[in-house]
RNA sequence: UUGAGAGUUUGAUCCUGGCUCAGAACGAACGCUGGCGGCAGGCCUAACACAUGCAAGUCGGACGAGAAGGUACCUUCGGGUACUGGAGAGUGGCGCACGGGUGAGUAACGCGUGGGGACCUACCUCUUAGUGGGGGAUAACGGUUGGAAACGACCGCUAAUACCGCAUACGCCCUUCGGGGGAAAGAUUUAUCGCUAAGAGAUGGACCCGCGUUGGAUUAGAUAGUUGGUGAGGUAACGGCUCACCAAGUCAGCGAUCCAUAGCUGGUUUGAGAGGAUGAUCAGCCACACUGGGACUGAGACACGGCCCAGACUCCUACGGGAGGCAGCAGUGGGGAAUAUUGCACAAUGGGGGAAACCCUGAUGCAGCCAUGCCGCGUGUGUGAAGAAGGCCUUCGGGUUGUAAAGCACUUUCAGUUGUGAGGAAAAGUUAGUAGUUAAUACCUGCUAGCCGUGACGUUAACAACAGAAGAAGCACCGGCUAACUCCGUGCCAGCAGCCGCGGUAAUACGGAGGGUGCGAGCGUUAAUCGGAAUUACUGGGCGUAAAGCGCACGCAGGCGGUUUGUUAAGCUAGAUGUGAAAGCCCCGGGCUCAACCUGGGAUGGUCAUUUAGAACUGGCAGACUAGAGUCUUGGAGAGGGGAGUGGAAUUCCAGGUGUAGCGGUGAAAUGCGUAGAUAUCUGGAGGAACAUCAGUGGCGAAGGCGACUCCCUGGCCAAAGACUGACGCUCAUGUGCGAAAGUGUGGGUAGCGAACAGGAUUAGAUACCCUGGUAGUCCACACCGUAAACGCUGUCUACUAGCUGUGUGUGCCUUUAAGGCGUGCGUAGCGAAGCUAACGCGCUAAGUAGACCGCCUGGGGAGUACGGCCGCAAGGUUAAAACUCAAAUGAAUUGACGGGGGCCCGCACAAGCGGUGGAGCAUGUGGUUUAAUUCGAUGAUACGCGAGGAACCUUACCAGGGCUUAAAUGCAGUCUGACGUAUCUGGAAACAGAUAUUUCUUCGGACAGAUUGCAAGGUGCUGCAUGGUUGUCGUCAGCUCGUGCCGUGAGGUGUCAGGUUAAGUCCUAUAACGAGCGCAACCCCUGUGGUUAGUUGCCAGCGAGUAAUGUCGGGAACUCUAGCCAGACUGCCGGUGCAAACCGUGAGGAAGGUGGGGAUGACGUCAAAUCAUCACGGCCCUUACGUCCUGGGCCACACACGUGCUACAAUGGUAGGGACAGAGAGCAGCCACUUCGCGAGAAGGAGCGAAUCUAUAAACCCUAUCACAGUUCGGAUCGUAGUCUGCAACUCGACUACGUGAAGCUGGAAUCGCUAGUAAUCGCAUAUCAGCCAUGAUGCGGUGAAUACGUUCCCGGGCCUUGUACACACCGCCCGUCACACCAUGGGAGUUGGUUCUACCCGACGACGCUGCGCUAACCUUCGGGGGGCAGGCGGCCACGGUAGGAUCAGCGACUGGGGUGAAGUCGGAACAAGGUAGCCGUAGGGGAACCUGCGGCUGGAUCACC
Repeated sequence: UUGAGAGUUUGAUCCUGGCUCAGAACGAACGCUGGCGGCAGGCCUAACACAUGCAAGUCGGACGAGAAGGUACCUUCGGGUACUGGAGAGUGGCGCACGGGUGAGUAACGCGUGGGGACCUACCUCUUAGUGGGGGAUAACGGUUGGAAACGACCGCUAAUACCGCAUACGCCCUUCGGGGGAAAGAUUUAUCGCUAAGAGAUGGACCCGCGUUGGAUUAGAUAGUUGGUGAGGUAACGGCUCACCAAGUCAGCGAUCCAUAGCUGGUUUGAGAGGAUGAUCAGCCACACUGGGACUGAGACACGGCCCAGACUCCUACGGGAGGCAGCAGUGGGGAAUAUUGCACAAUGGGGGAAACCCUGAUGCAGCCAUGCCGCGUGUGUGAAGAAGGCCUUCGGGUUGUAAAGCACUUUCAGUUGUGAGGAAAAGUUAGUAGUUAAUACCUGCUAGCCGUGACGUUAACAACAGAAGAAGCACCGGCUAACUCCGUGCCAGCAGCCGCGGUAAUACGGAGGGUGCGAGCGUUAAUCGGAAUUACUGGGCGUAAAGCGCACGCAGGCGGUUUGUUAAGCUAGAUGUGAAAGCCCCGGGCUCAACCUGGGAUGGUCAUUUAGAACUGGCAGACUAGAGUCUUGGAGAGGGGAGUGGAAUUCCAGGUGUAGCGGUGAAAUGCGUAGAUAUCUGGAGGAACAUCAGUGGCGAAGGCGACUCCCUGGCCAAAGACUGACGCUCAUGUGCGAAAGUGUGGGUAGCGAACAGGAUUAGAUACCCUGGUAGUCCACACCGUAAACGCUGUCUACUAGCUGUGUGUGCCUUUAAGGCGUGCGUAGCGAAGCUAACGCGCUAAGUAGACCGCCUGGGGAGUACGGCCGCAAGGUUAAAACUCAAAUGAAUUGACGGGGGCCCGCACAAGCGGUGGAGCAUGUGGUUUAAUUCGAUGAUACGCGAGGAACCUUACCAGGGCUUAAAUGCAGUCUGACGUAUCUGGAAACAGAUAUUUCUUCGGACAGAUUGCAAGGUGCUGCAUGGUUGUCGUCAGCUCGUGCCGUGAGGUGUCAGGUUAAGUCCUAUAACGAGCGCAACCCCUGUGGUUAGUUGCCAGCGAGUAAUGUCGGGAACUCUAGCCAGACUGCCGGUGCAAACCGUGAGGAAGGUGGGGAUGACGUCAAAUCAUCACGGCCCUUACGUCCUGGGCCACACACGUGCUACAAUGGUAGGGACAGAGAGCAGCCACUUCGCGAGAAGGAGCGAAUCUAUAAACCCUAUCACAGUUCGGAUCGUAGUCUGCAACUCGACUACGUGAAGCUGGAAUCGCUAGUAAUCGCAUAUCAGCCAUGAUGCGGUGAAUACGUUCCCGGGCCUUGUACACACCGCCCGUCACACCAUGGGAGUUGGUUCUACCCGACGACGCUGCGCUAACCUUCGGGGGGCAGGCGGCCACGGUAGGAUCAGCGACUGGGGUGAAGUCGGAACAAGGUAGCCGUAGGGGAACCUGCGGCUGGAUCACC
């Protein structure tokens, strides 16, 4: 006997750090809901104001008087008398100081705890002694009288346990020690109750002291009765409590004074505890009673339901005066989120009075209201699968609600009705007995017994009977944290939200529903508390870079302190005693049916007090020591400090000489200087400032800092030996001193440099960077300032804990005497073990292990700011907040991406070349515009001769008009009909409509077909940002990953890096890695060489035949070719280099040489890239239309802009004539030989060929001729006329032909594209689509066939390594400030309003005190005159309220104003992050729209290069 965490910063990680959640608890409130009972609790706000009732009376056994009523008698019937009776008042006693309420004040001996002595204490208990004898009044009452009332005034009578003397007084008090002073009350028939004095006790109270008891220092000094003394007064008592005099003290950094807040405690709550928060109910103490002051009475009050005065408020009034005090119980108004009945009873417990009975008691006991809390009970139990219906979901199969319901069988707690019925009650009274008392058997008291008899609650608790599942379930939540999921609606809207965050058309996050989860007569929300939070850290944190070491030192107080002996006993340890109230918590029992609750016993609880003992440690005291610290002696190094003097180089200026046209400056320039002679050069002079080389991770100093040389003065440090002092030490709040640069004051000085300023450039601008000038300043003296990235971002001191290497400066020993070796100190650097660290890193110079002391931190911003204080001449410094706002801000490291960072490398990337585009005309696509429509998509690279590899109709999706409700497909169900179709005619643009003719089978069940209805179809409608598939691009770039192992807390890393090499992550070597996968390469296809096999439609060398001629024929299989299979190439060989891989060589060989050339092949992924219009598909939308049919139009428009092309601009050409050589592919609604016609496009005939067989003039080229440099014999646009062909149809809108026409254009600005060899360039041919064709396009094919590449500095793109980063949507990033607008809180502010408080003065109620003794006066004394005493009055000081003046302080408002914060896409720039494009930042000063710029000094928290 007791300790749990989670979410949220990031692309991810670890840390730091805040915010938030889960728990408990509540005098609670609010929302929804609500059956019963028990036990508790119930104005937290306005100590705001209160109507009404009640809350403190009692005693006739203290006293006088005595009403109503009763009895008797009398009566004039009005009444009277006597006896009773005892009301209501009065005198007197006791009580009213308790009980009850509240928490305003109070930071205090108020409270808590433990002590102390100088005190009082009614009633109570015990003891002792007394209680004698007198006197004078007064209220009530009666009379008169004032007043509205409240309340009086005067006269008269009277009693007492009221009042006053006298006597007595051992004890009591005072005392000068002689003495003096002081009391009483009776009631009653005896006894009892009282009374007086005194002594004890008990109880209660007063006072004093130690310790403890909130926050603020932006409150640092406070105090004159203040501190003490002497004396006096006063008090119950000590005391400056008060007064007089004397002294000048007292408190305070261990926090006085002041301000703010607050009743304190036992306890309550939370927490593992230590702590934190709190002080309702119950209990103890205190304070208060409308606000302030005051006393009286009394044992006790400065008095809640008493008095006086002042004030505010309320009420009554006859206006003259009066009355009042709910913070008692109820209740009302008000305030508020919010808190109850104007109840019953004294039956019990307790209190007051009384002898008692009794009376009083809003204390108390009970009841009422309220789910406010805690506890208990119930709302049924069992069975029940057709897994009902309904709901919801669905993949349409089903699932779920769900044994849930219904049904069947039971039970009756609680509530309801009826009845029975404890306990809380003990008394008191009375009767009898007995004991005491007494003279007594009365009386009284105690005990015992009997009788009588007391209950508000109460219709009590409890028990029994009756009836029937009957009357009894909600609330919150369901994205994660956090248990619980789907559908619909909504569409960044409405809304949610504790944090993170949800919602922009598929929301488990909004709203509803179904289902589920949690709790349950409650459940949620909100407020406030503790916890979690080790997030103030005593237990139990930190400070190199996250927030955090003062700039540095000295040093008082304080804290801590070496060795040893003795002593002491403060700390410390142990024992005992006292106390720490009860209740509560805890343990063990007991009582309510259990529990909550109640109750008995025990235990626990203090930094407490007293006492006894101990002596190790700390402390005190005394003594000793030398290891800490210091002193002396001898040496040593040094930019340590101050003063004086001296020196040379350089810049500038002045004078003079020589000399001539420029100088200077920059990226390039200009301003500037110069023919009045500059710059350059020589000589001489002046003046100021700074001290090159040496120079060094070298030296010195506490830090800032210190650098020529010499002299003087001076501080510190180190070493080696001894000698001396003897703990003299360490640290240090406040304090004191020093303290770069800039800046300030006064006076000097001024060569160079140089804020400000001026000019010139740059620029969109340029208040800058660059240039030319230049003032403060920089320098000196004196005096201020007191800050820096004042940094090692690391406080000082001490001890301990591996090593290695360098360097500065001492010193010892050794020898082989050297640039030697081995040691030993003090500094200063580089690595590094253990250890530490979030990591980076630190590592004997610690950031390790420990100790001592100081300083500092507690999320980011607001802000090192405001206000206040202190300092300063000023600039400003120092100390130092809050409101508000955000959920982050930060550190280190990781992976990427990026850099106007670096290194290496590649690519038609540049360069070197060739040819183009951009200019012209045309073609084509796009944008724009237009239009009824110009359908849609594609938009940097990666859209634009793209989808489209064929828009006249069709296509076609668009528009206009006309139709249909199903054109096409499918099946089911219902109804109806016998048709549909075909042909002809009419209308019409057609679709379609109309008319006529014709028109099924059957076993009668139906089949078939049509019409119709409903499901359903249909949609090129939307969403490519819901998707599949396909595709582009980076990029044919060389990369992208995995397993195991290893490293790291982790993200991650390693492998994949390094050195080489390659086209390549290609390979080799090295290697905490070893292997593997997707990529690369290879395998595949075409092509280049050869072999072999085969030989038609291809071929023809040799043989034969034939022709005008031709492989034409026989034949051949050699060659070419065709198309199968092989071979060949692998750095294999040689030489060189290299470890190897590999590279080099005009190497050899070879057809081909280093992937031979080309193609196919596209890793992980990126771009929410493209496509819903190829197709498919989720969701949404339309359904007589967004579907479908038809005609016509449009997609072809045209001031314009762009892309891609064609043709050209001509002589390397055009034209004309002649001549030569391909490859690949296509062909039957086809290709078309050949012939005829036509100038031609073509037409009419017509052979061959479904093709190695048939079908096609290849062109550039070559030869010849001509043209002669011109808008031409170049160029062909445009236009006119006439035609051809396809097609239903060429108007919009086809191609081609012929003739005529003959535009622009003479090589193209800025800019830009392609290409490295059979390539570019140039030339033609073919094909797909296709009726035809807008094809100059696309895809292929061959012919002719170059130039150039030094090379990688630069542009673009990419790869690897590395570096910086505040980027991660990843530089098209991030981000700063002014200005403008809106809102919010806040500072200043002329003032103004209010609160608190201080000082001085004025006023001076009531009151007590002191003085006085004019007036009045019963008791006592008297010499009778009076005295004493008293009352009223007067005076004095004190004092509340109030007033005046001046401050201090807090708060509210405030025109205007300052900055701050937050806001959706505003404006201006572009300051920072990369070398952020001028490295940044710190301090300071000046300047500027703004971020900022510049000067001076400093820092690295700067990249790069170089050195070490």
Molecule: small-subunit ribosomal RNA
Organism: Paramoeba aestuarina